[in-house]
Context: one part of a larger RNA
Molecule: small-subunit ribosomal RNA, 3' major domain
Organism: Allopusillimonas ginsengisoli
């Protein structure tokens, strides 16, 4: 100087407390461990692995296994050599591949011979190739402490020196934020602000948007909205407290008040944290194989254990009928209207739309009426049977959806444990990415919309000062 302490003082955080809703019990989905397997590819492992890499495993993906094949190779450059390429037909094979026959000559230069470009094949060698190993050789990227308020430097001063001071102290703040003091004076990376979004107003611009006019055509741009530029919030004003400071408390005005709400933004560093399977890369290893191709299988197994979720156990509810109100997105290999068929999934159909125009698209919870009457039920929907639909070469291993039938566990969950402080929790639906098809995941969007916070004694994590130490 640090680190540590079941030392001290002060402060903060959904850390506790006060509340609301869950998890842990059930069934299912998904990930992991374990077991199994020819293979169940690999990685991630306290917080900070476990709906994670994977924003889509039927084939492909795919890295794994089995079988069959190739060896200058699926891909790149160079040398030599032949032929354009390509297309058609037949045969063998699971296919990769392979055998045979036919057709066909293009572009540039050149009178021609020929040369060249591109492409295809052959030969030998340099080489290619490797999702093989090492993240404890690395770059890059990322997680975490933590959006915590810290981490340092120059000069000066003090100390023999390691170092100290500044950065400590008194106040204050979300903040090393600011003020005052001070052997310090300044500065840098962080904080804050500048950026995006949301909340108010003004101006400008009005089509596909809107409608004070209209049946429409057509008018108009006031309003809604769209999207550009501005204004607005700064403790600016008033009162009090304070040290005449910084600031704090209350108030006015205001759409908004003291960081208005949200996002992006992550200092010096820690964990030899994660990633050689995104990519790049040193070293090592393989080179008729640890490279390459194909078919089938596997990643989807299942006595069990754990994590994360979905659906429930019902009447604040289930079912039936009628009625209302969003936002944000996506659409040409696409979204697909009206209408018709089908109980439905869906099929036919073909209008419109490269979209403020058309479509996806009926939002749901909610409201009104009816029914059920506390029951394993008109709750719950697993499982299974049959019949169908869709995508796709192909749904057997192994997809999703529909109808009919079946109707399991489950009556609110032990010890323990998680999230959340406001348009939040809870609850309700909608959309996107990925994608041929395949979400209860994920990323967004809006609708309805609470309760509680006395307080900081305690648990956990963090910050500052101080103290002890046989630790570095």
């Nucleotide at each position: 100087u640090g680190a540590c302490g079941g030392g001290g003082a002060c402060c903060c955080g959904c850390a506790c407390a006060a509340g609301c809703g869950g998890u842990g019990g059930a069934u299912g989905a998904u990930g992991u461990g374990g077991a199994u397997u020819a293979a169940u590819u690999c990685g991630a492992u306290g917080c900070a692995a476990c709906g994670c890499g994977a924003a889509a495993a039927a084939c492909c993906u795919u890295a794994c296994c089995u079988a069959c094949c190739c060896u200058u190779g699926a891909c790149a450059u160079g040398u030599c050599u032949g032929g354009a390429a390509g297309c058609u037909u037949c045969g063998a094979g699971a296919g990769a591949u392979u055998g045979a026959a036919g057709u066909g000559u293009g572009c540039u230069c050149g009178c021609a011979a020929g040369a060249g470009a591109a492409c295809c094949g052959g030969a030998a060698c340099a080489c290619a190739g490797g999702u093989g190993c090492u993240g404890c050789a690395u770059g890059g990227c990322u997680g975490u402490c933590g959006u915590c308020a810290g981490c340092u430097c120059g000069u000066g001063u003090c100390g023999u020196g390691a170092g100290a001071u500044g950065u400590u102290g008194g106040g204050u703040u979300a903040a090393g934020u600011c003020c005052c003091g001070c052997a310090a004076c300044g500065a840098g990376c962080g904080c804050a602000a500048c950026c995006c979004u949301u909340g108010u107003c003004a101006u400008u611009a009005g089509u596909u948007g809107c409608u004070a006019c209209g049946a429409a055509a057509g008018g108009g741009c006031a309003c809604u909205c769209u999207a550009a530029u501005g204004a607005g919030a700064c403790u600016g004003c008033c009162g009090g407290u304070g040290a005449c400071a910084a600031a704090c408390c209350g108030g006015a005005g205001g759409a908004a008040g003291g960081u208005g709400g949200g996002g992006a933004u992550g200092a010096c560093g820690u964990c030899a944290a994660g990633u050689c399977c995104u990519c790049a890369u040193g070293g090592c290893c393989c080179u008729u194989a640890u490279g390459g191709g194909u078919a089938g299988g596997g990643c989807u197994u299942c006595a069990c254990a754990c994590g994360u979720c979905a659906u429930a156990c019902a009447a604040u509810g289930g079912u039936c009928g009628g009625g209302a109100c969003a936002g944000a997105g996506g659409g040409u290999c696409g979204c697909c209207a009206a209408c018709c068929c089908g109980c439905a999934a869906g099929g036919g159909g073909g209008a419109g739309c490269c979209a403020a125009u058309c479509c996806c698209a009926g939002a749901a919870a909610c409201c009104c009426g009816a029914u059920c009457g506390u029951a394993g039920u008109c709750c719950g929907g697993a499982u299974u049977g049959c019949a169908g639909g869709c995508u796709g070469c192909a749904a057997c291993u192994c997809g999703c959806c529909u109808g009919c039938a079946u109707g399991a566990a489950g009556u609110c969950g032990g010890a323990a444990u998680c999230g959340c402080u406001a348009g939040u929790a809870a609850u309700c639906g909608c959309g996107g990415a990925u994608c041929a098809g395949a979400a209860u995941g994920u990323c967004g969007c809006g609708g309805u919309g609470a309760a509680u916070a006395c307080g900081u004694u305690c648990c956990c994590g963090g910050g500052u000062c101080u103290u002890g130490u046989a630790c570095a």